[in-house]
Context: one part of a larger RNA
Formats: sequence, structure tokens, C1' cells
RNA sequence: GCCAACGAGUUAGUUUUAUACGGCUUGCAUAAAUCACUCUGUGGGAUAUGCACAGUGAAAGCGAGGCUUAACCGCCGAAUUUGUCGUAUGAACUAGACCCGAAGCCAGGCGAGCUACGCAUGAGCAGGGUGAACCCCAAGUAACAUUGGGGGGAGGCCCGAACCCACUGACCGUUUAACGUCAGGGGAUGACUUGUGCGUAGGGGAGAAAUUCCAAUCGAGCUUGGCGAUAGCUGGUUCUCUCCGAAAUAGCUUUAGGGCUAGCGUUCGGUAAAUGAGCAAGGGAGGUAGAGCUACUGGAUGAGUUCUCGCGGUUCGCCGUAGAGCGCUCAACCAAACUCCGAAUUCUUUUGUUUCUUAUCCGGGCAGUUAGAGUCUCGGCGCUAAGGUCGAGGCUCAAAAGGGAAAAAGCCCAGACCAUAAUCUAAGGUCCCUAAAUUCAUGUUAAGUGGGAAAGGAAGUGAAAUUUCUUAAACACCUAGUAGGUUGGCUUAGAAGCAGCCAUCCUUUAAAGAGUGCGUAAUAGCUCACUAGCUUAGAGAUUUCGCGUCGAAGAUGUAACGGGGCUAAACAUGAUACCGAAGAUAUGGACCUGUCGCUCUCGAGCGACGGGUGGUAGGAGAGCGUUCCUUGUGCGAUGAAGUCAAAGGCGUGAGCCAUGGUGGAGCGCAGGGAAGUGAGAAUGUUGGC
Repeated sequence: GCCAACGAGUUAGUUUUAUACGGCUUGCAUAAAUCACUCUGUGGGAUAUGCACAGUGAAAGCGAGGCUUAACCGCCGAAUUUGUCGUAUGAACUAGACCCGAAGCCAGGCGAGCUACGCAUGAGCAGGGUGAACCCCAAGUAACAUUGGGGGGAGGCCCGAACCCACUGACCGUUUAACGUCAGGGGAUGACUUGUGCGUAGGGGAGAAAUUCCAAUCGAGCUUGGCGAUAGCUGGUUCUCUCCGAAAUAGCUUUAGGGCUAGCGUUCGGUAAAUGAGCAAGGGAGGUAGAGCUACUGGAUGAGUUCUCGCGGUUCGCCGUAGAGCGCUCAACCAAACUCCGAAUUCUUUUGUUUCUUAUCCGGGCAGUUAGAGUCUCGGCGCUAAGGUCGAGGCUCAAAAGGGAAAAAGCCCAGACCAUAAUCUAAGGUCCCUAAAUUCAUGUUAAGUGGGAAAGGAAGUGAAAUUUCUUAAACACCUAGUAGGUUGGCUUAGAAGCAGCCAUCCUUUAAAGAGUGCGUAAUAGCUCACUAGCUUAGAGAUUUCGCGUCGAAGAUGUAACGGGGCUAAACAUGAUACCGAAGAUAUGGACCUGUCGCUCUCGAGCGACGGGUGGUAGGAGAGCGUUCCUUGUGCGAUGAAGUCAAAGGCGUGAGCCAUGGUGGAGCGCAGGGAAGUGAGAAUGUUGGC
């Protein structure tokens, strides 16, 4: 991992409540005791007691009334209602209460054969080195001191095996080993090592002290019990079909991943009232979008202006003014916390309605939900960031399959009862992959733009508009001229058109700047503006719009059309066909349901005309199957159950029936009843492979 078996809403309660059915209702029901019998039980019996029959008050009490109060007001009742017992089912409560799962807490025992420390009694430490105290001899001294030699054999002394330890590296790391091996390392007469016996026990012991050890277990051992501890947490929870179908919100919460109540679902009963939804018309609410502001509150710009102050002048009359301030006039503006104004949508209400047709409302039973997500619109926060976050309003997903977007929860189209080798469409498409146009018309694009991107750049190209020059010859090329006063004045070493400053005239002319650029030390030189000739028909400038161009760098491989490929099979505008879905239609069938009709064994059945059948949590309904009991009725050695098989039949399905093989002794069906009643998941349990 697979297969098989086992594996989770049960049982109890003189508890509560709702629904269905039944008994009695002259209220209902008995419990124990006790009696009888056909004696694990059945039938009598007992009337305690419980519920109901009257409420109210704290109570005494009073009573269809009671309480409160001095009295009213007020509060709870009556004025008319079935009640009770049983069975079943839904739910609650109390119990382990759907199942499995803690870490932990407490009590009683068992442990010091591991290890820690201690006590008692034993044992072990090759060999080598060093050479303390002390003693003796000699020298030496007044005597000591001191010096030399010999003896001696101290030491948590030195080197180093056994023994003890475990510092480094490698190996190992499904190991030889749940801590080892190899090569080195440390101690090795000591606070040494070690055998045996004994002692200390968990709220404890031991500890040269590390939360270290107390049997591979230690911030409190192990084991049994309390114990099915508790788990607002995670996981799991087993057959079928039918009807309806949510929520991820509000308030409160030592509350935020849990609850309670409301909201939203379902089901039963009641109400039938223009009750609800929609639409139309009418009435009302509002201060958003927009707009506006000499209509307020504030902000903010320009022009002019009065007054006051400052500064300057003054003939003290006043005048001027790059300054300051409060105002006024004009003009153009800004605002979520500005408004003289002011929509659309919205909300509310009245009336109507040949739209829907109970969808509304009231009461009871049972829930689930309280993590939501994306997208569009309007806003707050943020960076007018986020697959961000917080509001509001739609939609979809959640709980929705199908078609499209290559692929795809939340986008676009569209809501799957079943069947069909039928038809029509939606979004989206129609060259091939790939169903359908190599369709039609008019344009655009040349960039593979299409098929990723900005500011910005550019004689790309198409369309439109305005404007200038032009047969009195334009624009461009070519030929020629481009002068004189003058080297203008200043400055400067120089400044001559051309470093810089000032001025920028006059003359000759067809025309020629006190000079457009290059150039020189300064001149010179080249060139331009301007003019003439030559030539001949268009040439410039500006603006707007369409499509393109550059801007444009990434990591395995083209890789920014889904691919091939496309110059349309791209883009724009228009047209006609076709394809295209579980949509619609057609035909047949199933189920649910409303109205009407007929039949009826009163359960229901049939027919006609309508409506409906996606679905998680969840509510409601109807069934299948397993084991056992009871009553009835059957099958079986001429072969029961079980088991194998692809083939037949029936049922919407769970399933049922038939047939053949195997098997070898029990097993069905119908009515009723009771449950250890259905397996794929729980790191499920056990077994097998």
C1' cells in the first nucleotide's frame, strides 16, 4: 500500500415540550401492599398520590376576582375551555450521551541489580626517574652558621603499561553499537580504581551543582486506580429516491476560529383582508452628483481705488512713494466637515391595475449560519499601490453543471428531471488544427503593427482645414554680382562686418546688413542675407484627425497570436449567410403540484387544462436492505443457505426475481413488532498478502 472483518446519535428518567394515533372524558391515571390463577407471567384490587377543574398576593388571606394605594391610575386574571393516560416520532435537560484523541491533577503501591552519595568488609596499581625531612662523616666557627660527601626514601612529584577517563579528528549515522570503532589524548600512591553486602524513594532521595541522577523514562520515576478526567480544538460519522433550500449580518459577550437573541431556511396549523411584490398616476421626505459664492463661512490670484501707518520732500496748504494694514469696485477661481441653489436613482404613502397569484401576516416544531471571495459602480485609508483594507449598492461563486475567454471558483452567454444520429439561436466565431464565409462593399496599415508599455523624438503615410509665394516666372540647382563713406565710435597690444560696449546712418545701385556662419595675432580669404540671368509649374508654412515608427535589456528553448501560418486570415465602417450551449423548440417518458370532472373498497385512482423538477449547511416526505421475535403460509438431498458468473427480466433508485456451476442442510414469503441495522476515508483496530 491493497484486501477482508470490526468500527460512531444509543439507553435510562414517576423530567419538560411539540406533533400523530389510540383509550376514557358522568375528569383521567394508578404505585407499593395485597388476592387469585394456567405462576420468569397474567388478571383482579387498593384511591394514597399526580395532572386538570380559579385566580391572585411575599404572606395571613380574599376569591370571578386578587394585589397595590388614603383613594384612583396601574399589574395579574375571569368573561368560556377540553382534560388526562398510553404508544410512536422530533427536540431539550440530567447522565461518558455520536465516536476516537491530550498534555496534565490526585490516591495506593513497585523500584538504588542502571546511576548519585554514604556505611561495612575485601582487592588492584609492570617498570623507570627525581631525591624533602632526618641521620652519619669531613671541612669550618669562640660557639653557631655555612660548605662537601655518604646514608635515607617524602610527594593529591615526573615518564609510562594494566586500570580509570573521554580532549581532538576521521569512520559510522536503515550503525557492530538507541552514543560505538580507529588513530592520537588525560590521570595512573590518590579528592585513586574496583568486588561483595547494606542504607537513603517521588509533595521524596542523592548531587565537588549540570535542572544532574534515581533501571534506554526526570522542572518532578514507574505502575494500578479515580477514569469513558476535561478538550469552546483537530479528525471521522456507513443505504436510496422525492420536495424546498440558507448564512458568512446586527446587538451583547474575559468576546473575537465559541456562544445567546434577532435576521435569512424548512415544516405544521391559522387568517382571505386588495395582505405582499411589480407597474402607472398623485402626495410627501431629502441636501448627494452638479453648480454657485458682492448668498454665508473660510481659502486664494490679478487690476484699480479710499483711509490709516511708514519713508522722502515741503512754501506746513500739501505732494510723491518698489513698503505695511483694514476696506471698496471690477475680473477669473477653490472647499468632506461652505451653500442663495439643486437633480437622477432612492425612501414613504394614497389611489388604480385583465402583471404575479398567497408570494404577505399570525402562532407552533426543527434547524443551519455569525472565517466569505471576486467583479462592476460610488466613497474612506493607502502611493487615485496591492490577488491590499474598510463602508454602500448590484451580480456571480460559495451551494451551478453547460458554451465562450488556448488552459481558468468569482468575467461574458446561459440556470442541467430523463431520452433522441431532430430544428432555431446566445456569447463567441466561420484559412488549417476546429463546427461554420479563403463572403460582399468602401477605406486604412507595411510596422508581422495586429500579437505587451510611458513621457518624449521624427520631411513614415492617409484625410481635412487655414494661409504665403507663383507665367508681371515662384521653390530648388547652375552662372554672375554682393559696393562706397568706413578700419563707424568706444575699448584694446591689436578689434578692420564677425572678443566686448554704444549706435545701426548716408550714398551708388538691379542688389548688397555698420553684417548669417567659417576663418586671421589683426588684416586677408570663403560664405550667407539681398539682386540679375538661366529654367519652367507648382513651391512653402501652420493646425486637426486616422493608422503606423523609435523610445523597448534576463536569466534551460522560439516563448508578449493557443499553434500552423496570415499582407489579410490585420484594422475601421456597413451588409448578407452560416456555425455555435445541458438555453428555446419538437417528439416520447418519469415525478411533484394548482383547479375542475368522474369513479371509489373513503386509503386513493383516472382524465382534462395549467405550473414546476441545479443545489452545500439544513428542514420535510416516501422507501430499499440486514439480524432477531410473533401470527399465518410455503420451499428443501429430484439439493436449503452461502459462493462464482458478462450475457435474461422487473424497479427512478436503494435493490428484487430468474438461469447455470459449486456447495451439502437448512431457508423463504405475507401481516405485525424489536434493533449490537448498511463503511471508503477517523496518521482508525485486528488479520492476511